[in-house]
RNA sequence: UGGAGCGGGUGCAUGAUCGCCGGCGCUCUUGCCGGAGGAAAGUCCGAACUCCACAGGGCGGGGUGGUUGGUAACACCAACUGGGGGCAACCCUAAGGAAAGUGCCACAGAAAACAUACCGCCGGCUGCUUGCGGCCGGUAAGGGUGAAAAGGCGAGGUAAGAGCUCACCGCCUCCGUGGUGACACGGAGGGCAUGGCAAACCCCACCUGGAGCAAGACCAAAUAGGGAAACGCUUGAGGGCUGCCCGUCCGAUGUUUCCGGGUCGGUCGCACGAGGUGCCGGGUGACCGGCAUCCCAGAGAAAUGAUCAUGGUCCACCCGCGGGUGGAUACAGAAUUCGGCUUAUAGCCCGCUCCAUAUU
RNA sequence: GGGCCGUUAGCUCAGUUCGGUAGAGCAGCGGACUUUUAAUCCGUUGGUCGUGGGUUCGACUCCCGCACGGCCCACCA
Numbered sequence: 001u002g003g004a005g006c007g008g009g010u011g012c013a014u015g016a017u018c019g020c021c022g023g024c025g026c027u028c029u030u031g032c033c034g035g036a037g038g039a040a041a042g043u044c045c046g047a048a049c050u051c052c053a054c055a056g057g058g059c060g061g062g063g064u065g066g067u068u069g070g071u072a073a074c075a076c077c078a079a080c081u082g083g084g085g086g087c088a089a090c091c092c093u094a095a096g097g098a099a100a101g102u103g104c105c106a107c108a109g110a111a112a113a114c115a116u117a118c119c120g121c122c123g124g125c126u127g128c129u130u131g132c133g134g135c136c137g138g139u140a141a142g143g144g145u146g147a148a149a150a151g152g153c154g155a156g157g158u159a160a161g162a163g164c165u166c167a168c169c170g171c172c173u174c175c176g177u178g179g180u181g182a183c184a185c186g187g188a189g190g191g192c193a194u195g196g197c198a199a200a201c202c203c204c205a206c207c208u209g210g211a212g213c214a215a216g217a218c219c220a221a222a223u224a225g226g227g228a229a230a231c232g233c234u235u236g237a238g239g240g241c242u243g244c245c246c247g248u249c250c251g252a253u254g255u256u257u258c259c260g261g262g263u264c265g266g267u268c269g270c271a272c273g274a275g276g277u278g279c280c281g282g283g284u285g286a287c288c289g290g291c292a293u294c295c296c297a298g299a300g301a302a303a304u305g306a307u308c309a310u311g312g313u314c315c316a317c318c319c320g321c322g323g324g325u326g327g328a329u330a331c332a333g334a335a336u337u338c339g340g341c342u343u344a345u346a347g348c349c350c351g352c353u354c355c356a357u358a359u360u
Numbered sequence: 361g362g363g364c365c366g367u368u369a370g371c372u373c374a375g376u377u378c379g380g381u382a383g384a385g386c387a388g389c390g391g392a393c394u395u396u397u398a399a400u401c402c403g404u405u406g407g408u409c410g411u412g413g414g415u416u417c418g419a420c421u422c423c424c425g426c427a428c429g430g431c432c433c434a435c436c437a
C1' cells in the first nucleotide's frame, strides 16, 4: 500500500418563530420540566402480569438435543469439544440412538441389507468347424450400473482370489494420564463387523395447563328477562376445570340451547421497572456483587410536528493553494412491559487480527 | 396491538396427509365437419409450484427465514 476477517459506536447538528401531549406550579395571566427506535418491524421464542371459583393425578399432544456455565426463563448468550470450509485471521453446524422395533432407498444395475454373479478370473471334463462353444466346481480382488455395492492403501500368499497373513490407518473393548465434563493423548488386545436416511415413524434424556391488555376490574345507561324447546328437581339434568379420562366443584321458582332485543358510554389496568447511568471489585467470558446517582413518552382515532436560516456528511460538474454551483441526506413511528432471535438500513467514525507485496 | 389461515398454466381448482421429477376443466392455436358460423370431435402450446436457503441421491410435498393476500378479537340481563 492492497485485499480479507472480527468487534464497537453513530445515523444529521445548532438557533429562532409558531403548534400539540403529559407532569408540576399558578387568583387569572402565564412559567418550568419532559416527549418514538436500534430495530419501535416480523409476531419466531421465553417470561412477568391477568383470568379460567379452589386445587390435583394419568394419558395424549408439543418443545429442546455435544459438554459446562450465565440468566427470572429461553430454541437466547459465553467458553470449550466433535465434524466441515478456508493458506490464515476466522466462519458454519437441527451435533443423542440405525445392534428396541417398523418403514423407505425411484430409474439404472446381477444384486439396495442377516442383500449378489451381468461381464470377467481359475480348475476339471467335453463338443469341435485349429475360430467358437457346453457342463460342473471355486471366486468376489478387476470391469460395468448407480448417490451409495461385504472397510482403505501397500506387500506377501493363492489354481485364481479373498484380512487368508503382516505393517500402517479406520472400527470395537479394556487400562493409564490430563480435564468438572463433552473429549484428547498413549498402551494392550480383538473380530476384521451387517450401507444410507431419524428436518422418516420411533426410542432415550430433560422441559411443558389454556388463553391472552381487544387479558381483565369497576361504574353508568337503555331495552323486551320478550318468546320457544329439551332435560331435570338431590337416586341429581346441565355446566366449569379451554384435547380425553379419573377426580373435584357449581347446581333445584334449576341448567342448557335457539330466536329476538338493548348499549355500542366512561374510569382503571397505563408505567418505579428481572430499570438507566457512573465508579470499584470478582470472573477467560457471558455475567455477578457493592457504592453513588437519576426518573427518561403514556396517546385514546391516536400527541412527540411545521417553517426559516446557518452549518455537517455524501455525490456530480467547474476552476484549482482552495473555493463555487446543484442535488441528496438511510431503514423507518411507541400502544401492557421486559430478555432475545430474525429481517431492513444511504453514509461516517474507532479498534484489533490475518495474508500478499515493497522499503528500512 | 394480538391471534389464525392461504399462495400451483391466461382463469377456476386438484395433487402436499405418505418425497421418485406436475394434472383436469375453461380459454388460446391448428385441423375435421358445415354454404358460413355456432355446436361437436381430434390434436396441441403454455408452469423458476409466492420467494431465498437447508436436509436428502432426489422436494410442489419435510424444515427455517422473507414477501404478499384474507379472516377473527366489546358488553347487558
Base pairs, nucleotide, nucleotide: 001356002355003354004353005352006351007350008349009348010347012311013310014309015308016307017306018305020035021034022033023032024031037331041342042341044340045339046338047337048336049212050211051210052209056246057245058244059243061208062207063206064205065204066080067079068078069077070076081095082093083092084091085090096203097202101201102200103197104196105195118143119142120139121138122137123136124135125134126133127132151169152168154166155165156164170192171190172189173188174187175186176185177184178183216268217267218266219265226259227258228257229256230255231254238250239249240248241247261436262435263434275294276293277292278291279290280289281288282287312329313328314327315326316325317324318323319322361433362432363431364430365429366428367427370386371385372384373383380417388404389403390402391401392400410426411425412424413423414422
Annotation:
This is a predicted complex of two RNAs, RNase P RNA and transfer RNA, with 437 nucleotides together. Model confidence (mean pLDDT): 80 of 100. Rfam match: Bacterial RNase P class A. Rfam describes the family as follows. Ribonuclease P (RNase P) is a ubiquitous endoribonuclease, found in archaea, bacteria and eukarya as well as chloroplasts and mitochondria. Its best characterised activity is the generation of mature 5'-ends of tRNAs by cleaving the 5'-leader elements of precursor-tRNAs. Cellular RNase Ps are ribonucleoproteins. RNA from bacterial RNase Ps retains its catalytic activity in the absence of the protein subunit, i.e. it is a ribozyme. Isolated eukaryotic and archaeal RNase P RNA has not been shown to retain its catalytic function, but is still essential for the catalytic activity of the holoenzyme. Although the archaeal and eukaryotic holoenzyme s have a much greater protein content than the bacterial ones, the RNA cores from all the three lineages are homologous -- helices corresponding to P1, P2, P3, P4, and P10/11 are common to all cellular RNase P RNAs. Yet, there is considerable sequence variation, particularly among the eukaryotic RNAs. Identified in Yersinia as Ysr151/RnpB. By type it is a ribozyme.